Molecule: small-subunit ribosomal RNA
Organism: Chloroflexota bacterium
RNA sequence: UAGACGGAGAGUUUGAUCCUGGCUCAGGGUUAACGCUGGCGGCGUGCCUAACACAUGCAAGUCGAACGAGGCUUUCUCUCCCGUAAGGGAGGGGAUGUCCUAGUGGCGAACGGGUGAGUAGCACGUGGGCAACCUACCCUUCUGUGGGGGACAACUCCGGGAAACCGGGGCUAAUACCGCAUGCGGUCACCGAUCGAGUGUUCGGUGAAGAAAGCAGCAAUGCGCAGGAGGAUGGGCCCGCGGCCUAUCAGCUAGUUGGUGGGGUAACGGCCUACCAAGGCGAAGACGGGUAGCUGGUCUGAGAGGACGACCAGCCACACGGGGACUGCGACACGGCCCCGACUCCUACGGGAGGCAGCAGUGAGGAAUCUUCCGCAAUGGGCGAAAGCCUGACGGAGCAACGCCGCGUGUGGGAUGAAGUAUUUCGGUAUGUAAACCACUGUCGGAGGGGAAGACCAAGACGGUACCCUCCAAGAAAGCCCCGGCUAACUACGUGCCAGCAGCCGCGGUAAUACGUAGGGGGCAAGCGUUACCCGGAUUUACUGGGCGUAAAGCGCGUGUAGGCGGCUGGCCAAGCGUGGUGUGAAAUCUUCGGGCUUAACCCGAAAACUGCAUUGCGAACUGGUCUGGCUAGAGUGCAUGAGAGGGUAGUGGAAUUCCCGGUGUAGCGGUGAAAUGCGUAGAUAUCGGGAGGAACACCAGUGGCGAAGGCGGCCUUCUGGGCCUAUCCUGACGCUGAGGAGCGAAAGCGUGGGGAGCAAACCGGAUUAGAUACCCGGGUAGUCCACGCCCUAAACUGUGGAUGCUAGGUGUGGGGGGUAUCGACCCCCUCUGUGCCGUAGCUAACGCUUUAAGCAUCCCGCCUGGGGAGUACGGCCGCAAGGCUAAAACUCAAAGGAAUUGACGGGGGCCCGCACAAGCAGCGGAGCGUGUGGUUUAAUUCGAUGCGACGCGAAGAACCUUACCUGGACUUGACAUGCUUGGGAAACAUCGGUGAAAGCCGGUGCCUCUCGCAAGAGACUCUUGCACAGGUGGUGCAUGGCUGUCGUCAGCUCGUGCCGUGAGGUGUUGGGUUAAGUCCCGCAACGAGCGCAACCCCUGUCCUUAGUUGAAUUUCUAGGGAGACUGCCGGGCGAAACCCGGAGGAAGGUGGGGAUGACGUCAAGUCAGCAUGCCCUUUAUGUCCAGGGCUACACACACGCUACAAUGGCCGGUACAGUGGGCUGCUAAGGCGCAAGCCGGAGCCAAUCCCCCAAAGCCGGCCUCAGUUCAGAUUGCAGGCUGCAACUCGCCUGCAUGAAGGCGGAGUCGCUAGUAACCGCAGGUCAGCACACUGCGGUGAAUACGUUCCCGGGCCUUGUACACACCGCCCGUCACGUCAUGGAAGCCGGCAGCACCUGAAGCCGUUGAGCCAACGCGUAAGCGGGGCAGGCGCCUAGGGUGAGGCUGGUAACUG
Repeated sequence: UAGACGGAGAGUUUGAUCCUGGCUCAGGGUUAACGCUGGCGGCGUGCCUAACACAUGCAAGUCGAACGAGGCUUUCUCUCCCGUAAGGGAGGGGAUGUCCUAGUGGCGAACGGGUGAGUAGCACGUGGGCAACCUACCCUUCUGUGGGGGACAACUCCGGGAAACCGGGGCUAAUACCGCAUGCGGUCACCGAUCGAGUGUUCGGUGAAGAAAGCAGCAAUGCGCAGGAGGAUGGGCCCGCGGCCUAUCAGCUAGUUGGUGGGGUAACGGCCUACCAAGGCGAAGACGGGUAGCUGGUCUGAGAGGACGACCAGCCACACGGGGACUGCGACACGGCCCCGACUCCUACGGGAGGCAGCAGUGAGGAAUCUUCCGCAAUGGGCGAAAGCCUGACGGAGCAACGCCGCGUGUGGGAUGAAGUAUUUCGGUAUGUAAACCACUGUCGGAGGGGAAGACCAAGACGGUACCCUCCAAGAAAGCCCCGGCUAACUACGUGCCAGCAGCCGCGGUAAUACGUAGGGGGCAAGCGUUACCCGGAUUUACUGGGCGUAAAGCGCGUGUAGGCGGCUGGCCAAGCGUGGUGUGAAAUCUUCGGGCUUAACCCGAAAACUGCAUUGCGAACUGGUCUGGCUAGAGUGCAUGAGAGGGUAGUGGAAUUCCCGGUGUAGCGGUGAAAUGCGUAGAUAUCGGGAGGAACACCAGUGGCGAAGGCGGCCUUCUGGGCCUAUCCUGACGCUGAGGAGCGAAAGCGUGGGGAGCAAACCGGAUUAGAUACCCGGGUAGUCCACGCCCUAAACUGUGGAUGCUAGGUGUGGGGGGUAUCGACCCCCUCUGUGCCGUAGCUAACGCUUUAAGCAUCCCGCCUGGGGAGUACGGCCGCAAGGCUAAAACUCAAAGGAAUUGACGGGGGCCCGCACAAGCAGCGGAGCGUGUGGUUUAAUUCGAUGCGACGCGAAGAACCUUACCUGGACUUGACAUGCUUGGGAAACAUCGGUGAAAGCCGGUGCCUCUCGCAAGAGACUCUUGCACAGGUGGUGCAUGGCUGUCGUCAGCUCGUGCCGUGAGGUGUUGGGUUAAGUCCCGCAACGAGCGCAACCCCUGUCCUUAGUUGAAUUUCUAGGGAGACUGCCGGGCGAAACCCGGAGGAAGGUGGGGAUGACGUCAAGUCAGCAUGCCCUUUAUGUCCAGGGCUACACACACGCUACAAUGGCCGGUACAGUGGGCUGCUAAGGCGCAAGCCGGAGCCAAUCCCCCAAAGCCGGCCUCAGUUCAGAUUGCAGGCUGCAACUCGCCUGCAUGAAGGCGGAGUCGCUAGUAACCGCAGGUCAGCACACUGCGGUGAAUACGUUCCCGGGCCUUGUACACACCGCCCGUCACGUCAUGGAAGCCGGCAGCACCUGAAGCCGUUGAGCCAACGCGUAAGCGGGGCAGGCGCCUAGGGUGAGGCUGGUAACUG
């Protein structure tokens, strides 16, 4: 320089934040399965479960050129028979054929194919070794192949058996079997030499034993056979290294470890055996338990890793379970044998047969896995000389979307933006160029024709297949999931915490983008989703690449074993390390390049790679060396000095408590918040003297000292550990850490024996309390103390392991040394070592840490991995016990946490306000009545308001109306609006009759017009028909607007920029003062600003002024304008401030008094019934009209009031003084009538003019004299008045009569700080009438405030917090009921492995072998010998049995 490769996060803890931490998701993968769907082709793949059981067929045979025999064929010949003959038939013999084959014999059957049970092992992988080995067939080469013998199958005869099959007699061949001969070479024994690496190699000599087979061909010759040497291939054995979990498995082992002799094997070896020795293995994990075939590789991952081991390939193991050997080159043998066992089948019951984990296939199991196909054409294998035969290996086809890959379901045009559907604000919008329609094409499909490669020689299952050509026709071919966030895609309806969804967070309780459906949209596509599992994300086991003060995490402490790590400087070695070579790392896979199927998947070739192992050469910086020197800085020793509650022992002292004795002394003491129990007249407490005993050591005393920690405190004695400092001597790395181990280890507790003053669990009393198994009080036992022995825990904390080095300082204090100076141990400076505080850099999530690190580094140890379950259960170890140490799981949750932030809260703190308390005055709560509410009642008692902040509230006025409720009667385009429409009419208006409670219904009369137009007609108006629609005080104030209440007229709430903090956020706004006030001043990393406060506005108080009516008139008054008050002036205080106190002046003085004005927000506060309004509901009714009723009910309860209970009063008479207001369907004067309410009357007044309108309390006089009264007035009767259509339900007033409760009100509670409370009346609105309510008005006119401890509410600062729907919070435990998981448990039932003993098949081996036996030897023979067989016995042993235990699982009353 170029190229290649290359790591993404999100949701969820909170009000918010940062961190820790878990859970969850997005990706990729699969031998998959399930749901919905499904056009074609290519290439792959297809029992993961029951190594469960298997019907049927096939999967290993072949050679006649090894052999006998038989059959068949062809031919020759003979005999007999028929026939005239030709010829035909039967039988015998010979020959013939590359014919067939049951048997003998040979080779194969140990390959190929299947499966994964077992196995944690030299089984596998990798690299080596065999001087300790074998290898049929094949290749090369050497030598040989001579001469004999005896049998056995087949066959035949006889016999047994149901069968399988078996026994006996007889005949026979060979490449079957057996002697003899020969021996190149080989083997063995001995001898010598040689080389080598320890058993050996090579050569020579002597001796001994030991081979063979023939067949085909006319022949040549070929194929065989025997002995040897070499090769190739395949195997056997041994070793290094590597790869699972568990220590709640810690000790294991008798053939065990080794040796000697023997046996055995192809071969080494305890492989086996006898004897001898006592070894061998193990914390670097033996032994045991669990799980598992191993690998190349596969999946994932940036990688390092993690998980897996289907298909293909290598190795291993297995073949119904178990054992065993035989044959053979090779087996302990899948389609061989024997035995035991289980199972299935046949049987004549005597006995037999069988083994699909070969290919198909069946049943079973299971979520789940295929055809009882074709062919040996190819590749490969067995046999054969060959032709060939065999081959479910293999090549193909079939089934299955199981996977990967490719293709298609059309392409272009086409706006009226069709219909339909969905939605809508009703205009439209969307589906959507999508469709229709027009044109085109032909992948695929159908029909017809041609037709391969795969084989060099004959032969092609696939297959009339691939492929090619022609024709036909858009024709047959799209679904699935999703649409709240993560995560791409939104609306409508239905549903209403239901039905349901859900991966996590979470949706659904009447407007659900989250459920269901639809329309639309998004994603993928012949598939799409779901489930299961693996890796990833997860740096969430951290080697790469994490942590441990407070989040999980430092052992309580030191000592020290193994181990790990280790100072300076030489030499040597070369183990680690580095570099080069060599061998190996199978193939396939992966990667790159190239090639072949139309492409791709797939396949082929080449390269690269396989990061490893072994070996060899070189190097020497670093590590290492049980190699060798040197050094002194680490470490240690010695000498000297000094500090100390360091530890052990033995003594000793005083103060105090208690007790005992004695004296004085008398009625209490003691104790508490207050008391009581208790002690005391038997003399206490108090006080004096004497004595006893135990325990602890005041002051000194100190974030002082010592110790490793626990811990250590009077004084003295003695023994003893450690550390510091100074000057140096010596050793020469002797060091650091430390798994296990052993030791120490507060308090409490335990054992034995002492001791016991005080204190004091338990316990007993007294109090407190709802209770009080507590806190307080009076007693009091263990214990506390001593000795000895246990226990071994703790907030054993610096919540901070140890060691070493490095990295600014400042300031205290303990111990030591030095310097200068000095009278001096003062002071000052330096230094070492402890112990504190502050702090820079740095670190930290923050808090914080900071030379005593939590900084920067190195070494070693311990520990952590979400919360709960649980430091629990089980097991083990320890303990006398209590208990300790070690330490899970099921189940369950979506968090649990740390630090910090803002609030809120606190029976936290500080400061400060408010009629908040206190101080006062008057009330309420009791009575009667009024009004409202609850409750109850009712046909209805319409509805709303519900702590403060609902309850004389909406109501500023329910007899009808109002009115929304109830009963009944009516109306249905409607009582009301708009438009269209049918028919009619002038309409409007007025009016009559019938019925009726009215409404309504039915019917009638009068009047008879206006605009345009010639007219028809149209319009306005109205009635009527129908359609759109009206209507609803029906629902939702938790869908809303608006308005309102409340905190609160409280002083707060925020913003911009800057600064600080990772951030939430802070700062400003905190602080010091001050104020009614975030009011102002000062200070300050803040500087400014906004909404609030204040002021501006209104009323009122003084004055001036303008105007004005009334009025006799000034003032007053009314309306407007202005002045005045601003801490301006003086004094004092304070900080030179703000401000405060006092004073002057002034009508008024420090916001003069009152009102209006209500910040950001809170309460899902109130109101859909004032109005408006979304959605839902209703439509001859939930609308509308009418009559009557109800809202006025009444056992009760509450709230707000009125009137009282009386003498500060009541009654009677007289008499004085307001202000605000109102008045024309109105206020109403004078005058008159009536006891009165009121009536008659009408003057005046649209109002400073007239009227309402006499104000009342007050004042003067009189009576009453404490009584249920001359108080009080409820209730009731009678008689009246007024309003109104109408006072029965249900109005107000008057007169007469009646004359109830009530004698000042329990607990509790409300209002008010001055013209206020209280008392007194007046007016107004509403209103026909109705006021104890409400809103205003004036009259008379107080008391008290020490003060802020307490109650309530509030403001600011601060603190704690586990609260944040915020203390009406959060949260703990018991109990009741139900459910789940798990521990214990008398027991009961299984599984596994081992041990002891008994029994013991087959079989090998040993032994015996009187029975049996052809080959060889001797012998004429009989027979004998050699050799062998059956049988017997023995060792071993599968299995079976008995017994005692171990481990593990299931289950169980009851129980944790």